[in-house]
Context: one part of a larger RNA
Formats: sequence, structure tokens, C1' cells
RNA sequence: AUUGAACGCUGGCGGCAUGCUUAACACAUGCAAGUCGAACGCGAAAGGGGGCAACCCCGAGUAGAGUGGCGGACGGGUGAGUAACGCGUAGGAAUCUGCCCAGUAGUGGGGGAUAACCCGGCGAAAGCCGGGCUAAUACCGCAUAUGCCCUAUGGGGCAAAGCAGGGGAUCUUCGGACCUUGCGCUAUUGGAUGAGCCUGCGUCGGAUUAGCUAGUUGGUAGGGUAAAGGCCUACCAAGGCGACGAUCCGUAGCUGGUCUGAGAGGAUGAUCAGCCACACUGGGACUGAGACACGGCCCAGACUCCUACGGGAGGCAGCAGUGGGGAAUAUUGGACAAUGGGGGAAACCCUGAUCCAGCAAUCCCGCGUGUGUGAAGAAGGCCUUCGGGUUGUAAAGCACUUUCAGUAGGGAAGAAAAAAGCCUGGCUAAUAUCCAGGCUUCUUGACGGUACCUAAAGAAGAAGCACCGGCUAACUCUGUGCCAGCAGCCGCGGUAAUACAGAGGGUGCAAGCGUUAAUC
Repeated sequence: AUUGAACGCUGGCGGCAUGCUUAACACAUGCAAGUCGAACGCGAAAGGGGGCAACCCCGAGUAGAGUGGCGGACGGGUGAGUAACGCGUAGGAAUCUGCCCAGUAGUGGGGGAUAACCCGGCGAAAGCCGGGCUAAUACCGCAUAUGCCCUAUGGGGCAAAGCAGGGGAUCUUCGGACCUUGCGCUAUUGGAUGAGCCUGCGUCGGAUUAGCUAGUUGGUAGGGUAAAGGCCUACCAAGGCGACGAUCCGUAGCUGGUCUGAGAGGAUGAUCAGCCACACUGGGACUGAGACACGGCCCAGACUCCUACGGGAGGCAGCAGUGGGGAAUAUUGGACAAUGGGGGAAACCCUGAUCCAGCAAUCCCGCGUGUGUGAAGAAGGCCUUCGGGUUGUAAAGCACUUUCAGUAGGGAAGAAAAAAGCCUGGCUAAUAUCCAGGCUUCUUGACGGUACCUAAAGAAGAAGCACCGGCUAACUCUGUGCCAGCAGCCGCGGUAAUACAGAGGGUGCAAGCGUUAAUC
């Protein structure tokens, strides 16, 4: 000088940051990933109305579940493992890339199922089974192939899906066809973004760890992968690494940075940002553009819970919160208003990301706790050589001010959009629709009646902590008597202790001050 600090005493306000460093210990409860009816088929009820009733109409094609699509691989957490191409840096070639952008070419014609639903059955439950009906942008052939892939260069193989808005003729089985716009879908090329792989160099301690290695090192052939490769397999060869520290043991996420220092360096890796790894422990794959997947699946294990004992359910290292551990670390808060993300044509929905609020002097910064005047140098305290000195202009008194807090009143920015109407341009047969731009109108704020501004009142509500032998700024008295005690080092204390304890006085910092711990 510094700290994610803790402890002791004390504590007025605001701003800005930060807040389980320990048990990657176990977790009650709530929330943290959904969305789309403009992909699809079904489809309630409460309530209201009508009717004698059965029933009908509205509610409503709403709620709801299901099929299907996209997203749950992002965002958020943690640092266990890892001494490694993990990270950092500089390069490389044998790769993939949903959504997005640009280009080219298509989007024809068929089929069979299945959930939901209904019926039946099993089970305590979780759930499961059988029969029957049905739709699709779900699934499968056929056609076509700009192209793309394979190839022995002869040839062979590969697609697709529709939905919504609008419309003048023509046709119509009155559903539509047809045209057009938008969104999709298929094939392919290029880009962008993201990701996988390889390499040079750098990356802690121990030699009281000296030898290590059998898919081991290389080759051939094959398999496998998006992709090079012992990545895997068979065969062949006997290699490969190591004192420039292999192997083994210990420790550790790495970096930008942070702290310190004149620098070199040393220490460190909280918050923020990049990368990596992990998700109760171990293993495995499935789906998918992407995972070997925190809030998906399967198996094994430990633990917890339910059970009708046959069998089932669970995973906070998400946000809060609980127990435990610990010197020690916060609310079971508000809102999607903003920024961003997912879905959707959109309205909108979801979002413990985020933005805010709450708690904590935990850090840093700012402000206040009054200002001026005031000598009878008051009283009281302390000291005294008893004359006085000191506390001390300090107080009182007098004259002012009102920051901040409190009270009352006013009161933002953060809001851009979206939507509706009009105008211009584009697509178009079209003045529909749709798209782009502009103008007008109308709204949208969790924070929060917050920041800020104004007014009235009154010195009113606001100072402590450590130290005073030397180092080191600051001295006397009383008590104690090697006791009680102090102490960072030197050292104080055995009857006048500036070193213990108290008091008066003083010194230093100040809403803090000291102590402890740690780093330079």
C1' cells in the first nucleotide's frame, strides 16, 4: 500500500460497487422453457336464455388434452476433475454448420397408417395392454432432376407440403379450380456465423520419484467418423519417450486481468469478459444442424420419499429459502416498463436472463453533526511550590444560518415501438392484399409519487475509537508493590511506575477506529 475479509467498541445521511473464500454436504416449498389454431383432427364445463319435457341457442370451435413444428445444445450455476493442445499465442488442412443473407431450379400425381376419441381389461399407484374410427406441413412409394452424389466412365442413385390474405374475367360438382401476394417446403452454389480436428512455442513443486511403454512406435489392408489419424481391427516390422527431467507423487481450472513495486519482479485469478470442465456417483447411447444433453432417456450404485410389499418416485454446483459446516457472507420481494432470448404472420405468451427494490459501515467516494461573537478568564474537574496554573472562547450569554434527516406541496428522463388512418414507391391484370419509407392519431413505467424542485419551523435529530517509555505525534496525579498486569521489538512492575489500573490533560484518525489474518 492492499483485501470478496472476520472480531471488539461505536454508529447520522446519500451515491456507487460487492456479498458461502468453509461441506462439488443434504435439501421442505414456490418459481427458473416454453410457444404456435396462419400445420392437423377432436372438443368441454360453469353461467345465461328458450322449452311441459327430451332437448335447443349463447358461452365457443373458447378452455383443454393429443398429433405435428420450432425451441428445451442458448441463457443461468459451480470449479469437483484436469499439469492436458485444457488454456494463451501464432499457424495449418482432411471437415460440418438449424435459423440468417445472396444466387439458380423446382414445389406434379398417389398410398397406407396412427394418437387424440369410443369400447373393454390389468394395477394401490406410477402407468400399461387389447379392439374400433380419424387428420395433417406426421409417414411411404411413383414422376421429374437445374443440380448434387457414386462410378469400372458403360452407367446408377437422390427431392418436395402446404398454409394464410386478396381478386376482374373464364370454368364449376358451388367445396373450389384459376390468377396473384406473403410465409413456408425441396435440390444445389456461395457467404456469414458457430463448431470439430492438427501443429510450433509458453504454462506449479518434488530426483528422499530414473527408468517408462505392448495398440506401445511405425507400415500395409480394411472398418469407422462430418473430417486427418492406432480412432478401431488383422497382419508385418521393433520401435517410441527420457537427465533439455520421461514415468511417478503432490498441488492447481487457464487467460484478459487484479494487488504490490520506480521498474525488473513477486503474489493472485472474487465481482466483469473469453475459453474449458462438470450437473447425486459411475457408465451408455437415442433424438437432432448441434448433446453423449443441469431442470431429457436407459443401466448400475449410494441416499431420500410413497406403497395395498407386487412395485414406483426424486436429484437447487438455476432464483429465493432450510438444516449442517464455519470467524464469516443477504429477501421463500416486484416487473417483463427497458435491454436481450425462445415461439408466433401478428396480437401476444414465456423469460428468478435482465432491470429494479430489500438486508449488511463489506469496500470506495461525498456530506453533515453548526457559524460568528463572547473574559467575570464563571462554576465544576485536575494539578499546585498554595501565589497560581490548566480544562478554556471551551461553556453560558448574544447575534445568525438551515445543508442533511423529518413534515407538506409539486414532480421527471428512462418510451423506442406496436396498432389505426392518410400519402409515396415496389410486386401485380389490379386502385385488393402484402412489403418499404414518411406524416398524423392513440396508448404502454416494475422502479415510484423515486430522483429533482419549492415551502414553513427550529441549533433543533446526529461522535466515536485507538494511543501518549523508545521506535512514534502526545504527561501528570492517585492506586498497586516482580503482585495484579502490559508487551509488535527493546523491555516495564520488587514503595515516588510518563510502560500495570483509574483519573485529568494531550496526540492521531474520524462514521468510523483499533485488533487479527493474508499478499507485495
This is a predicted structure of a 520-nucleotide part of an RNA (small-subunit ribosomal RNA, 5' domain) from Acidiferrobacter thiooxydans. It matches the Rfam family "Bacterial small subunit ribosomal RNA". Model confidence (mean pLDDT): 87 of 100. RNAcentral holds the full RNA, with entries from ENA, RefSeq and SILVA. The source organism's lineage runs through Bacteria, Pseudomonadati, Pseudomonadota, Acidiferrobacteraceae and Acidiferrobacter.